[in-house]
RNA sequence: GGCUUAAUUUCCCAAGGGGAAAACGGGGGAACCAAUUUAGGGGUGAAUCGUUUUAAACGUAGAGCAUGUUUCAGCUCGAACCCGUCAGCUAACCUCGUAAGCAUUGAA
Numbered sequence: 001g002g003c004u005u006a007a008u009u010u011c012c013c014a015a016g017g018g019g020a021a022a023a024c025g026g027g028g029g030a031a032c033c034a035a036u037u038u039a040g041g042g043g044u045g046a047a048u049c050g051u052u053u054u055a056a057a058c059g060u061a062g063a064g065c066a067u068g069u070u071u072c073a074g075c076u077c078g079a080a081c082c083c084g085u086c087a088g089c090u091a092a093c094c095u096c097g098u099a100a101g102c103a104u105u106g107a108a
Stems, first nucleotide, its partner, number of pairs: 002102003008022006023098006033088001040086001041083004049059004062077004070108004
């Protein structure tokens, strides 16, 4: 310097990190509309679902592969966590986050 990502930028305190703003990204939340069902349901995220010998394997929706887009082939991932019986959409309004990780292809 670059890549994934909302994951950046600026300022203040004063040097422990904390605070503020901008920008970006989520969640909650009317009317209208939609919906209403407990083996509860919902949210962040690509990270769901199915089969089997029930505990793991395989497959899979989906995501990524470092200059941009598309197609094909190939490779990798397909986690984790939170709310606590509540949540559709949603103007006003309220609120939260800005962690972390990476050096991984080819052809047209």